[in-house]
Context: one part of a larger RNA
């Protein structure tokens, strides 16, 4: 010396499932691999260390001792770890009961609005802006009434409300389907946690093929503004936005906070359950489980703040960081139709 960290300073993988691996509840017995004691052997010499000796001293040389963290064999111990056997129920799961939910997929249906078409009424404007103009309109617009067509989105309810692993999910009905939660403690009996690789999912935008296209709208065109205006504003408007099948695999994919388990004062909302008390029955009320918020104690923190939904106190496993720039670049490799994505430096410089 045997490291310190990751909310905001560099640093949590976008998310899940899961392989290897790592880690793993309670009891008894066995074993003795790890572990510990002890004995023997070995651990070359030189060197190093300690104590002597020889060159006048020293360096140097030399003798003796000890050491040599290790390895092997024998023998003993059995708390812990491992292994084998048996057993347990607290972890985990199954079952039964039954309520919540924009969880997912498919099909069908409805209304408001918008645009367009046709017809009626009707006449000179409409639209737009800071002001205008481009634009639309006497070939009859805007407005208004009726009928029809199309596509997209789901007003109000809507809520630091719900569901989902994350991305995300909001009109209605039906069908198919995943998960969570509570109660009962009936069953299984450690079946668990994490998870390198791997696999799957993964907003928007993008790509390929085929459809669709009302509104909006990159690009593009025009009108303004301006010194200029490749913009902001206005009029048009193609990809796209939508659907089906495939690809891509990235985001401030954020709680900027990995997952799991245990422990540790409280207050107050809210969502979904259970029990009790009361009641004719309920509501209110009390207790309790799971979520979701706010405030705050101890403690933590550089501070801000976090604070039983921890950033507190601990354990297990994974990922990641190690000064700024160069740079998420170059090169190589893998994947991709491409765009690009993943992995990922150095010189140089401060």
């Nucleotide at each position: 010396c045997u490291g310190g960290g990751c909310g905001u300073a560099a640093a949590g993988g976008g998310u899940a499932c899961g392989u290897a691996g790592g880690c793993g509840g309670c009891a008894u017995c066995a074993u003795a691999a790890g572990u510990c004691g002890u004995g023997c052997g070995u651990g070359a010499a030189a060197g190093g260390c300690a104590g002597g000796g020889g060159c006048u001293c020293a360096a140097c040389c030399u003798c003796u001792g000890g050491a040599g963290u290790g390895c092997g064999c024998g023998u003993g111990a059995u708390a812990c770890u491992g292994u084998g056997a048996u057993a347990c129920u607290g972890g985990a799961g199954u079952a039964a009961u039954g309520g919540a939910g924009g969880g997912g997929g498919a099909a069908c249906c409805g209304g408001a609005a918008u645009u367009c078409u046709u017809g009626g009424u009707g006449u000179a404007g409409c639209a737009g802006u800071g002001a205008a103009a481009u634009g639309c309109g006497u070939a009859g617009a805007u407005a208004u009434c009726a009928a029809g067509a199309a596509g997209a989105a789901g007003a109000c309810u809507c809520g630091u409300g719900g569901c989902g692993a994350a991305g995300g999910c909001g009109g209605g009905u039906u069908c198919c389907u995943g998960g969570a939660c509570a109660u009962u403690u009936a069953c299984u009996g450690a079946c668990g946690c994490u998870g390198a690789g791997g696999u799957a999912c993964g907003a928007a935008g993008g790509c390929c093929a085929g459809g669709g296209u009302a509104g909006c709208g990159a690009a593009a065109g025009g009108g303004a503004u301006u010194a200029g205006a490749u913009a902001c504003c206005c009029c048009u408007g193609u990809a796209g936005u939508c659907c089906u099948g495939g690809c891509a695999g990235u985001a401030a994919a954020c709680g900027g906070u990995g997952c799991a388990c245990g422990u540790u004062u409280g207050g107050u909302g809210u969502g979904c359950g259970g029990a009790g008390a009361u009641u004719c029955g309920a509501c209110c009320c009390u207790c309790u489980g799971c979520g979701u918020g706010c405030c705050g104690g101890a403690g933590u923190u550089a501070a801000c703040a976090c604070g039983u939904u921890a950033a507190a106190c601990g354990u297990g496993c994974c990922g990641c960081c190690u000064g700024g720039g160069g740079a998420g670049u170059a090169c190589g490799u893998a994947c991709g139709c491409a765009a690009g994505u993943a992995u990922g430096a150095a010189a140089c410089u401060c």